[in-house]
RNA sequence: CCACGAUAAAGGCUAACCCGUCGCGAGGCGGGGACGCAAAGCCACGGGGCUCCCUCCAGAGAGCUAGCCGGGUUGCCGAA
Repeated sequence: CCACGAUAAAGGCUAACCCGUCGCGAGGCGGGGACGCAAAGCCACGGGGCUCCCUCCAGAGAGCUAGCCGGGUUGCCGAA
């Protein structure tokens, strides 16, 4: 350096659920809370899932999801 990832060290994130708030909705944000996570940091590029809307029912459009998988990109630590 490239892989790899431990009952290691330091630190980090936070599912369900509850409260507030924004959104038609999927869902976002803030607080509480931790099931888990080595990228559970970031990017909707490919596939998947979900929502709204149109529809001649073939499908089209606009969105959401990075904690579904792949890809891109940046990054902490160092046992085997």
c-di-GMP-I riboswitch aptamer from an Actinomycetota bacterium, 80 nucleotides, folded computationally. Taxonomically the source falls in Actinomycetota (Bacteria, Bacillati). It was read from a public genome assembly, where an Rfam model found it. Its Rfam family is "c-di-GMP-I riboswitch aptamer". Gene Ontology term of the family: cyclic-di-GMP binding. From the family's description: GEMM was predicted in a large-scale screen for bacterial structured RNA regulatory elements.